[in-house]
Context: one part of a larger RNA
Molecule: small-subunit ribosomal RNA, central domain
Organism: uncultured prokaryote
RNA sequence: CUGGGCGUAAAGCGCGCGUAGGCGGCUUGUCAAGUUAGGCGUGAAAGGCCUGGGCUCAACCCGGGAACUGCGCUUAAGACUGACAGGCUAGAGUCCGGGAGAGGGCAGUGGAAUUCCCAGUGUACAGGUGAAAUUCGUAGAUAUUGGGAAGAACACCGGUGGCGAAGGCGGCCCACCUGGACAGAUACUGACGCUGAGGCACGAAAGCGUGGGGAGCAAACAGGAUUAGAUACCCUGGUAGUCCACGCUGUAAACGAUGAAUGCUAGAUGUUGGGGGGCUUAGCCUUUCAGUGUCGCAGCUAACGCAUUAAGCAUUCCGCCUGGGGAGCACGGUCGCAAGAUUAAAACUC
Numbered sequence: 001c002u003g004g005g006c007g008u009a010a011a012g013c014g015c016g017c018g019u020a021g022g023c024g025g026c027u028u029g030u031c032a033a034g035u036u037a038g039g040c041g042u043g044a045a046a047g048g049c050c051u052g053g054g055c056u057c058a059a060c061c062c063g064g065g066a067a068c069u070g071c072g073c074u075u076a077a078g079a080c081u082g083a084c085a086g087g088c089u090a091g092a093g094u095c096c097g098g099g100a101g102a103g104g105g106c107a108g109u110g111g112a113a114u115u116c117c118c119a120g121u122g123u124a125c126a127g128g129u130g131a132a133a134u135u136c137g138u139a140g141a142u143a144u145u146g147g148g149a150a151g152a153a154c155a156c157c158g159g160u161g162g163c164g165a166a167g168g169c170g171g172c173c174c175a176c177c178u179g180g181a182c183a184g185a186u187a188c189u190g191a192c193g194c195u196g197a198g199g200c201a202c203g204a205a206a207g208c209g210u211g212g213g214g215a216g217c218a219a220a221c222a223g224g225a226u227u228a229g230a231u232a233c234c235c236u237g238g239u240a241g242u243c244c245a246c247g248c249u250g251u252a253a254a255c256g257a258u259g260a261a262u263g264c265u266a267g268a269u270g271u272u273g274g275g276g277g278g279c280u281u282a283g284c285c286u287u288u289c290a291g292u293g294u295c296g297c298a299g300c301u302a303a304c305g306c307a308u309u310a311a312g313c314a315u316u317c318c319g320c321c322u323g324g325g326g327a328g329c330a331c332g333g334u335c336g337c338a339a340g341a342u343u344a345a346a347a348c349u350c
């Protein structure tokens, strides 16, 4: 390379936007680049193959043939691909009036709880555990009542409910700014599409820089226990951090361990958001789109299982895999303030 694969055996980039490239709907005409057919030229010789012959055979040598699947020129064809010109509306998009939503950003605001502060009542414990102790408390704790302050998170509703490309998003407010999707209905544009190497943007938590903030929780740390020991699990404390603004980092079991897009292939049942029809109208029945679950046929699978939300049947494009360890390590490059990230071998060994 051919071939085979990627849910769990090695293997889908964390996720999007998009450049080049690859691929691309129906139809008419022209061209003839690809394509197909014929012809001509060339495709050195030797070697190889087939077939004859010469050295006593063979090796070796000589003759002939086929082959050299290629390239160039030329004649023709016009289906398919392509190019050019024209048309279409089923893909894609725009317009219109709708309803749904924790989608994003920025403000404002609310109650419960927690801790702390002040004051009242009140007296000896409280706290914590398997049991204890460290700890707090007669300088008045715990408990309880009233008042105040602060920060963070939003019980119930809440739901294999919703929204988002993924990460993720949950008190209230149609206060403001803003993205996307969905169903309906005409009208419009006329293939404007799909994928996407590089590239660019986003990207949980932890971590880093500067400045704020700091109630609770809590790495590190200290003490008390447990234990043979206990650098742990349990307890009492407690600093970074957790929060905000701006900037960096760019990784996760970033998971559906399942790339994106399109078409096709039995059903049953629940639920969310629209639309249509019917009825005995708090609603019910039925149907149709879009989502989200469960079960299940064909088919697939090593099995487990998947099964119109495919892991089925096909097409297009991208990414990735090729025995285990060494190793996602070393070196070099790029990025980063650093931590490190990314790209990524070999020796050796089984």
Stems, first nucleotide, its partner, number of pairs: 004321003007304002012318001014202001016200002021195003025088007033081002035077008049065006091192001092189003096184001098182001103178003108172002110154001114150008126135001162169002207248006216242002221237004259317006267295013299306002323350003332343004